Predicted 3D model of a 122-nucleotide RNA (SAM riboswitch aptamer (S box leader)) from uncultured Rubrobacter sp.
The organism belongs to Rubrobacter, within Bacteria.
The model forms 97% of the base pairs in the Rfam consensus.
Rfam family: SAM riboswitch aptamer (S box leader). From the family's description: The SAM riboswitch is found upstream of a number of genes which code for proteins involved in methionine or cysteine biosynthesis in Gram-positive bacteria.

RNA sequence: CAUCGAGAGCGGCGGAGGGAACUGGCCCCGUGAAGCCGCGGCAACCGGCGGAGAGCUAGCGAGGGCUAUCUACCGCAAGGUGCCAAGUCCAGCAGGACCUACACUACAGGUCCUGGAAGAUG
Numbered sequence: 001c002a003u004c005g006a007g008a009g010c011g012g013c014g015g016a017g018g019g020a021a022c023u024g025g026c027c028c029c030g031u032g033a034a035g036c037c038g039c040g041g042c043a044a045c046c047g048g049c050g051g052a053g054a055g056c057u058a059g060c061g062a063g064g065g066c067u068a069u070c071u072a073c074c075g076c077a078a079g080g081u082g083c084c085a086a087g088u089c090c091a092g093c094a095g096g097a098c099c100u101a102c103a104c105u106a107c108a109g110g111u112c113c114u115g116g117a118a119g120a121u122g
Stems, first nucleotide, its partner, number of pairs: 001122004009039005017028003022092004040084003045080002048076004055070001057068004088118001093115008
């Protein structure tokens, strides 16, 4: 700096935890958690290959143009990472809209939107 509501699981070992951390919630788990290993898969960030051809730059050409590099875009997947319950499981901070109750406001509870913080991956 970019992306994070999509996608993708079986087996073996293991033996009680797990969903990053804290708080709250909600979930997963002896029909076997974490972790490790094997195999399989997802994705397309990096790299690679192919397509496309608007544009930049450079070179060449008298010129229409040609070549090279880069690139919006599309596809492939044998490389490097990553990932394969639930939105990054949800909320927490700030702002806003609405609902309930109330004479009104505030407080409270709830639904939603935007941004932030933190985190993850490249």